[in-house]
The prediction has a mean pLDDT of 90. Predicted 3D model of an 87-nucleotide RNA (c-di-GMP-I riboswitch aptamer) from a soil metagenome. RNAcentral holds the sequence, with entries from MGnify. It matches the Rfam family "c-di-GMP-I riboswitch aptamer". Its family is annotated with cyclic-di-GMP binding in the Gene Ontology.
RNA sequence: AAAGAGCAAACCUGUUGAAAAGCAGGGACGCAAAGCCAUGGGUCUACAGUCACGUGAGAGCGUGGCCAUGACCGCCAGGUUGCCGAA
Numbered sequence: 001a002a003a004g005a006g007c008a009a010a011c012c013u014g015u016u017g018a019a020a021a022g023c024a025g026g027g028a029c030g031c032a033a034a035g036c037c038a039u040g041g042g043u044c045u046a047c048a049g050u051c052a053c054g055u056g057a058g059a060g061c062g063u064g065g066c067c068a069u070g071a072c073c074g075c076c077a078g079g080u081u082g083c084c085g086a087a
Stems, first nucleotide, its partner, number of pairs: 006031002011026006029074001035080003039077003042072003049066007
């Protein structure tokens, strides 16, 4: 290389979640690890917390900023386990 396989993007439906996103079914954009691990970067979200502003007699309510302990392994790297066989 070929052969036999595998996974499953977007989108739709259901469901969990504050959200990001996850899970299940359908569906295939693609993937030699698009198997697994959140270890180092990076990206996403902000319930709660906190700060500011507005409103209000007050309690509260609204808006914005910061913030992972949340998420992404199909963002990169790393670790680890793997199909075939020119080699």